[in-house]
RNA sequence: AGGCCCAUGGUGUAAUGGUAGCACAGAGGUUUUUGGUACCUUUAGUUGGGGUUCGAGUCCCUGUGGGCCUGCCA
Numbered sequence: 001a002g003g004c005c006c007a008u009g010g011u012g013u014a015a016u017g018g019u020a021g022c023a024c025a026g027a028g029g030u031u032u033u034u035g036g037u038a039c040c041u042u043u044a045g046u047u048g049g050g051g052u053u054c055g056a057g058u059c060c061c062u063g064u065g066g067g068c069c070u071g072c073c074a
């Protein structure tokens, strides 16, 4: 330098172009003499910019960061 892949709550991980979900964690509550366990409720997220579309996490362009492969110079 070129090619390919990845980026989603605090963490991990889903989502056929059509309500962004699940688990853990956090907060509150029920239960318990207390704690743990169990159960209920709840908080919080799509890497930046632009485009296509009635509608984009998803498709296109571009930037950033990371990974893998190939190559160039020394």
Base pairs, nucleotide, nucleotide: 001070002069003068004067005066006065007064010024011023012022013021018054026042027041028040029039030038047063048062049061050060051059
Transfer RNA from Cerasicoccus arenae, 74 nucleotides, folded computationally. NCBI's taxonomy places the organism under Bacteria, Pseudomonadati, Verrucomicrobiota, Opitutia, Cerasicoccus. It was read from a public genome assembly.